Predicted 3D model of a 72-nucleotide RNA (transfer RNA) from a Candidatus Nanoarchaeia archaeon.
RNA sequence: GCCCCUGUAAUUCAACGGAUAGAAUACAUGACUUCUAAUCUUGAAAUACAGGUUCGAUUCCUGUCGGGGGUA
Numbered sequence: 001g002c003c004c005c006u007g008u009a010a011u012u013c014a015a016c017g018g019a020u021a022g023a024a025u026a027c028a029u030g031a032c033u034u035c036u037a038a039u040c041u042u043g044a045a046a047u048a049c050a051g052g053u054u055c056g057a058u059u060c061c062u063g064u065c066g067g068g069g070g071u072a
Stems, first nucleotide, its partner, number of pairs: 001071007010025004018055001027043002030040002048064005
């Protein structure tokens, strides 16, 4: 260089083209406790970027960027 896969919350993963993008862990908060841990309540937090298709895109298409693999 060429080919293939991949990119969603701090982390690990979900999500028939139609939901307020969901869960676990972590974080914050409050309860409980003499304190801590555990447990329970509540909360914040994400679709790599730019276009296109579509009534509607996390999902399909194109390009760029990042990661992984293959190839002489």

Rfam family: tRNA. By type it is a transfer RNA. Its mean pLDDT, the model's own confidence on a scale to 100, is 82.